A computed fold for an 87-nucleotide RNA from an uncultured Desulfuromonadales bacterium, annotated as c-di-GMP-I riboswitch aptamer. Rfam family: c-di-GMP-I riboswitch aptamer. Rfam links the family to the GO term cyclic-di-GMP binding. Rfam describes the family as follows. GEMM was predicted in a large-scale screen for bacterial structured RNA regulatory elements. Its mean pLDDT, the model's own confidence on a scale to 100, is 81.
[in-house]
RNA sequence: AUCCCGAAAUGCCAAACCCGCUGAAAAGCGGGGACGGAAAGCGGCGGGUCUUUCCUCAGACCACUCACGGAUGGCCGAGCUACCGAA
Numbered sequence: 001a002u003c004c005c006g007a008a009a010u011g012c013c014a015a016a017c018c019c020g021c022u023g024a025a026a027a028g029c030g031g032g033g034a035c036g037g038a039a040a041g042c043g044g045c046g047g048g049u050c051u052u053u054c055c056u057c058a059g060a061c062c063a064c065u066c067a068c069g070g071a072u073g074g075c076c077g078a079g080c081u082a083c084c085g086a087a
Stems, first nucleotide, its partner, number of pairs: 005085002012037002017032006035074001041080002045077003048072004058065002
């Protein structure tokens, strides 16, 4: 120095909920607030889950399903980057 790991220390992030804004919705942003987190940092690569305004395709015949689109990184896996340094 790197990898694994996670004692201590410096700090960091911020669930639910409330208020305001955006959106058709899922949800996101800002403020408050802390359930928790050693990557709860980044980006939608793969899967899962959620959503359905518009467009598009199919089944179908008015109600659904599939596909497309969108969301979720604090659902999981993988990838990239990163503070500290006891056993």